[in-house]
Parts: sequence; C1' cells; structure tokens
RNA sequence: AAAGGGCAAACCAUUUGAAAGGAUGGGACGCAAAGUUUAAGACCUACGGACUAUUAUCUACGGUUGCUUGGCUACCGAA
Repeated sequence: AAAGGGCAAACCAUUUGAAAGGAUGGGACGCAAAGUUUAAGACCUACGGACUAUUAUCUACGGUUGCUUGGCUACCGAA
C1' cells in the first nucleotide's frame, strides 16, 4: 500500500443513577489499538459530609479509557 474485517461520536427511544455518567436498540463523527486496565495525572459531578452568608463554597467513597501517559494483549504483511 492492499486484503479480510473490527469498533461506534453526536443525536433519538427505552432504562438506571442524587448528578456526572452507564446499559440496550437504532445511527455513523471518526478510530491501526476508539481492545483492556483507573496504575499515575487531568477533567466532570456533589447524594452524603464540612462550613455558612443557610440560594453560595469545599470535599470522591462516584465517574470519563473516544482526555494524556504508562502496563498487558492483538489481525494482515511491501518496506
């Protein structure tokens, strides 16, 4: 570069959750790891807790792997 393929953004419907978000189905913006892992960072939410000016602020035990880096695994085969 090909070949065989794979995944599935936004949005819609249903469902779940306090929310962020998740799941199922439809649907394709894109992806050579858009497979997997919260290991580290970053970001999002604040039921609860703290504080209080009781409308605000802080806080992850919650979450995002299609945010970044790292770990583990993986199809084809010109170079």